Context: one part of a larger RNA
Molecule: small-subunit ribosomal RNA, 5' domain
Organism: uncultured marine bacterium
This record gives sequence, structure tokens and C1' cells, in this order.
RNA sequence: GAACGAACGCUGGCGGCAGGUCUAACACAUGCAAGUCGAACGUAAAGCUAAUUUCGGUUAGUAUAAAAGUGGCGCACGGGUGAGAACGCGUGGGAACUUACCUUUUAGUGGGGGAUAGCAGUUAGAAAUGACUGAUAAUACCGCAUAUACCCUAUGUAUUUAGGGAAAAGAUUUAUUGCUAAAAGAUAGGCCCGCGUUGGAUUAGAUAGUUUGUAAGGUAAUGGCUUACAAAGUCAACGAUCCAUAGCUGGUUUGAGAGGAUGAUCAGCCACACUGGGACUGAGACACGUCCCAGACUCCUACGGGAGGCAGCAGUGGAGAAUAUUGGACAAUGGGGGAAACCCUGAUCCAGCCAUGCCGCGUGGGUGAAGAAGGCCUUCGGGUUGUAAAGCCCUGUCAGUUGGGAAGAAACCAUGGAGUAAACCUCCAUGGCUGACGGUACCUUCAAAGGAAGCACCGGCUAACUCCGUGCCAGCAGCCGCGGUAAUACGGAGGGUGCAAGCGUUGUUC
Repeated sequence: GAACGAACGCUGGCGGCAGGUCUAACACAUGCAAGUCGAACGUAAAGCUAAUUUCGGUUAGUAUAAAAGUGGCGCACGGGUGAGAACGCGUGGGAACUUACCUUUUAGUGGGGGAUAGCAGUUAGAAAUGACUGAUAAUACCGCAUAUACCCUAUGUAUUUAGGGAAAAGAUUUAUUGCUAAAAGAUAGGCCCGCGUUGGAUUAGAUAGUUUGUAAGGUAAUGGCUUACAAAGUCAACGAUCCAUAGCUGGUUUGAGAGGAUGAUCAGCCACACUGGGACUGAGACACGUCCCAGACUCCUACGGGAGGCAGCAGUGGAGAAUAUUGGACAAUGGGGGAAACCCUGAUCCAGCCAUGCCGCGUGGGUGAAGAAGGCCUUCGGGUUGUAAAGCCCUGUCAGUUGGGAAGAAACCAUGGAGUAAACCUCCAUGGCUGACGGUACCUUCAAAGGAAGCACCGGCUAACUCCGUGCCAGCAGCCGCGGUAAUACGGAGGGUGCAAGCGUUGUUC
């Protein structure tokens, strides 16, 4: 000098854009953060209509699907954090794999069955939650049939042959959409390897599934991944093992560069979800808002037993030098479900708080010498503050006030048309409808210099000097050093210098 997720002191007008628990991966009250589908299913509250009525209601239909249940898809994404850790990450390769939804292609979708929840009845319990009995539906479940393509076995050795095994579901409606099998693509992932990736030798030996082979098991798949048997290997001074530390990278920062330091925000990857272990479901998890077990902690209890997990968004306590609102909206972008309308979305978009940073603007402009008054200094002549002020003439940024007022909106719905074999698909035209921000940006009216400057420094380094007070005291100080009666170095004042809505100090890095 530059930089900062900074903090502290003094001060503080406006706007734009960004950033905001670096500490206790400490504990958490409360609310919200993952649902959706009636065009899969039984079914049904409120509503509307009709009939009936003892005016309580009942029945039927319709529409719509509330609450709940079965079923499907999603919940493995998105969001958070960095505790731990290494084929973890970066980069370049590899072969023995999987991939829901999506796209393309081929073929099929036949005929049956038994349950079960919701519900009704009975019943246990304080609750959480159940138990028994009875009836019922499906795109839930199970056989059968079918299968030159898929799987297994044998023969065979490049081309087959034989045997065995494995499938399905309908719905709204009249044309679609589903379902099953197979092949391919796309996307996403799993696995292996070369090289690179912090410090310590006051850590020198480490290893027994350890190293290799054979066989088997297991996995989507290779493999000591696991097991049996056989051999005795394997790694290490080019640092094994152990200990400590740390998420890695693109980047960021500094520097002329080489290099050093760093890994906030944003993006990619990894790991974790109270602590430890295990698993189910599923295309995908060993799963943040799933399950089971153990532990610590908190809460409820009728003492028999139960409930919980903010490193999601807000918010609370605590810790700390220190870090924000228990806000609005799904209008946009994106995600899940749905044929769609639409629903959900603390992702996201916005608003609020904070000079935390960067950038921009303003706090007025011109004129004005009697060089006013006052202050300070003085050699008492004067000098300086100083064109500074006052006065006169202007302007109107920002803030204030008046009125107007966007873009962000594309979709979607209705009608008509074009493309097309035909379309509910795509496109075009007309009309209608949709904005949290927000009456915001922006434009405009009015008034008025009116509302808007501080901080540090002035001995040398280092730009900027005098007076008073103090008297090795009080104090200053980054280094050298100042202060013991004339202190440009302490404290105050006047003056000056430098930056400026900031200025200094402290800390860290180069």
C1' cells in the first nucleotide's frame, strides 16, 4: 500500500447493488417448510333440486368431492451444515454394471379367484394406541393360459437345436391415456486405476482376511466383499504405521511475476442429520421433517406406560468482540401431483433491519473589501481566520408535497383458423382473465438555501505551527523517542494538513 463475512470508538443526509452466528455439529417454546390424484376404488359431510312430513326430519336425484380409508406417483429432488473422512476431491483413463419418469421400435393386454381397510357392532387403555366379530371395492393381491425376442441348463462352436422358467389393468369416454414383455437412446448413478492433494521421525517398523491363488457364496456389477482350503506373502527411509490438523475444487486475495495466504457469498463434488448401530420399502436410501434397537437429554402420565429431535425458514435461551423479521406472495422462474382446471412449494421472488462493503449523488452556485464584528497571534505598526460571513442575484439534485403512472404477463380460458392421415398436439387471429413487490420505478406540481459534515493528524519517518497550562508530574508513543519552568512531541485553544458519510483504532493475510 492492498484486502476483509470483520469488531470497537466518534460521527451519520439519500439511493442502487451485494453481504450478514467466522464462536456452542450447544439446547430449543411456537408457527410454517411435501404433498397430490374422484379421469384407479369402495364411499360420502355440507350445498342445490324434487317428493313427503308428526315441521324434528326422511327419501330420491344432481352436482361437487369436505373429513378419513385402500391404491398410484412424489417424499432419494429442492433447502441446511462442515462434525468426520479419503480414490474424498481435482485431472486423465478403464470394464464387470444399474437407470423410475422421458423418446424411438416390436409384440401383447385372454380367462378366473380369494381377501382386506374404510364402515357397522362389541371391547381394552389416562393417553399413545389397539383387540375381536360381520360385510365390501379396485389400476391392491394370487393362480391359470399365452411368449422363436428375455432368463437358466445341455449339446454345439458361430448358426442353431432341445428342455425348463417368467407378464399384464383398466379408466374417462370414442379417442385418447394407461398396463405387460423385449430392444435401443437420453439422463442419472455405482465400481476400478495412473498422477496431484497439510505438518510431525521427540511416531520406524506395520499387517493375520493381512498378500496371492483355487472353489463357492453374495452384489445391479468387478473384487478377501464374505467363507473354506492352499501358499507366506504385502507395505515401508521415494516416509509405511501412528499422532495432530483439515471438507476438496472452480475460485478469492496479494504480488510485476514466481510465489504466498485462503476456500464467506455463487457454482461442482463429498460427508452428515441428537449420539452409536441396523434395516424395510423402492428404479434409486441404509433415508434431515421413515422404521427398529441401545444411549444421553427434554416433556406428558391415572405410575401401568407413552412422546420428541430446527446443521429447513423465522424465532428463543446460551456462548461471544460480533451477525437480521416469529414479514408478503406463489405474480414470475423452477419443482411435485393431476388429462386439465388447479392444489402444494420458508425452493424462489420480494419486502423489513444493519454505513458491513462497493458504487453514485447531495449538503448549494455567482457576486461580494467597510478586508465588518468576534476569536487567535503580535515586534502593538499590524497579521490571520477571510470572499469566509453578512448583503445582493440565482438554481432546485436529494429529502418533503400534488397529480399521473409502467415493464416484469408468457401462460390459461372461449371462439375461429392453419399445419397434420386425424388430433384434446403445435402455431396464428380476436375477445376475456391473472402482479406479492406496489401506487414501486419513472414523469410531473408546489415551496424553500430552506432539512443534510464529520473524523484523524500537524517532532522526524509524513502533508500540516503558534500561544496558554503542566513541570521526569499528569501524560504521549508504530519506531526513533518526548515531559525535570520558555514542550511545534503531554492537555486546551487558534490556525493548518489529509480523507470524507465516513474517519480512526484493533485483528488477520500478502